[in-house]
Context: one part of a larger RNA
């Protein structure tokens, strides 16, 4: 000197990125127990006191001889004593430092954030605030459902279920809600009217030749090339309609009898210009905003404030008991965390072997 493990004088978080890591607590009983609450619960809330062992007293239960009544005189039946035996309470004493004498056996509180809750998850560096959840809404689907699997066939799940029902998205107990835009993009709808494919058509124009013609060339039919109107569906254009669809949710300038601010006014643009609520927030750059409270001192925390760089209402929104190996911040107890380190077991390093 490492490691594991006790103990420690005064102090007690002064350590520390944070009380990380030990201490404290602790079991059974009596006493008491708060704000808030979804009236269930918070709740073992906090916070107190008892707790061994002998002796004696009481009541209690169990079992119950002897012994009494009663009897259908013996099969019982019924009281009630002692005895033994649990359990509790009274009052006296005795012994240690100690009495749940070892061992196992919650530290508490305030306050805020997010998740309602219990459950899931990165098998081997994240268990969370992420997944899920009930529950809420919306789409879709009428039965050979719609989805899904398949060689896309057969066949299966769905389902031996039928809209209270099955698939899919999204949000995520509960409570109070959940505004404006359909202008773009999606989805539903509709059909007048444009555009619109193969296909139908088949004007025209070619090519070959029988034949006619002296020749130039003209040219039936028949096979064959190209094709022009015209008709020709669902789609897009075009008309609605829908936001718990995908998304969006404004500028400038001026105004009140101090100032300052601007109910109020003008103007631009806009499909509409962010309502309720919350707000320097797990979200504020400026920024340690400013005030407040807490401390001697407080980037953080908590209550305000509102110029939200850049919150906002189901990619929900504000709030909320309980719950939480969660996150922040502060307080009691308690500690070798430290101030500041000492000893002491025991395993190792170190030396021979």
């Nucleotide at each position: 000197c490492u490691g594991u493990u006790g103990u420690u004088a005064a102090g007690g978080a002064a350590c520390u990125c944070g009380g990380c890591a030990a201490a404290u607590u602790g079991a059974c009983c009596c006493c008491g127990u708060a704000a808030c609450u979804u009236c269930g619960g918070g709740a073992u809330a906090a916070g107190g006191g008892g707790u061994g062992c002998c002796c004696u007293c009481c009541a209690g239960g169990g079992u119950g001889a002897a012994a009494g009544u009663c009897u259908u005189u013996u099969c019982g039946a019924c009281u009630c004593u002692a005895g033994c035996u649990c359990c509790g309470g009274g009052g006296g004493g005795c012994c240690g430092c100690a009495g749940a004498g070892a061992a196992a056996u919650g530290g508490c509180c305030c306050a805020a954030g997010c998740g309602a809750c219990u459950g899931u998850u990165u098998a081997c560096u994240a268990a969370a605030a992420a997944c899920a959840c009930a529950g809420g809404u919306c789409u879709g689907u009428g039965c050979u459902a719609a989805g899904u699997c398949c060689u896309a066939a057969a066949g299966a799940c769905g389902a031996u279920g039928u809209a209270u029902a099955c698939a899919g998205a999204c949000u995520g107990a509960c409570g109070c809600c959940u505004g404006c835009c359909c202008a773009a993009u999606g989805c539903u709808g509709g059909a007048a009217g444009g555009u619109u494919a193969a296909g139908g058509g088949g004007a025209g124009c070619g090519g070959u030749u029988a034949g006619c013609g002296u020749a130039a060339g003209c040219g039936a039919a028949g096979c064959u090339g190209c094709g022009a109107a015209c008709u020709g569906a669902a789609g897009c254009c075009c008309c609605a309609g829908u936001g718990a669809a995908u998304g969006g949710c404004g500028g400038c300038c001026g105004u009140a009898a101090c100032u300052a601010u601007g109910a109020c006014g003008g103007u631009c643009c806009u499909a509409a210009g962010g309502u309720a609520g919350c707000g320097a927030a797990g979200u504020u750059c400026c920024u340690u905003g400013u005030c407040g409270g807490g401390u001697a001192a407080g980037u953080u925390c908590c209550g305000a404030c509102c110029c939200g760089c850049a919150c906002g209402a189901a990619a929900g929104g504000c709030g909320u008991a309980a719950c939480g190996a969660u996150u922040u911040g502060g307080g009691c107890a308690c500690u070798g965390u430290c101030u500041c380190a000492a000893c002491a077991a025991c395993a190792g390093a170190c030396u021979c072997g």